RNA sequence: GGGUCUAUAGUAUAGUGGUAAUACAUAGCAUUCGCAUUGCUGAGACGGCAGUCCGAUUCUGACUAGGUCCA
Numbered sequence: 001g002g003g004u005c006u007a008u009a010g011u012a013u014a015g016u017g018g019u020a021a022u023a024c025a026u027a028g029c030a031u032u033c034g035c036a037u038u039g040c041u042g043a044g045a046c047g048g049c050a051g052u053c054c055g056a057u058u059c060u061g062a063c064u065a066g067g068u069c070c071a
Stems, first nucleotide, its partner, number of pairs: 001070007010024004018054001026042005047063001049061003
């Protein structure tokens, strides 16, 4: 320098066009003499910029960051 893949809560992963799920973590409450465990409830995220579409996490382009291959 070129090809290719990936980017979603604090972490690890789902989600193939109709406003996003689970686990752990985290906050509150209950349970306990207390702690732990357990149960219930909650907060928390689509890398950023454009395009297509009635509607984009999803499709397209380039950018940024990372992985991989070639040189």
Model confidence (mean pLDDT): 85 of 100.
Transfer RNA from a Candidatus Magasanikiibacteriota bacterium, 71 nucleotides, folded computationally.
The RNAcentral record of the sequence draws on ENA.
The source organism's lineage runs through Bacteria, Bacteria candidate phyla and Candidatus Magasanikiibacteriota.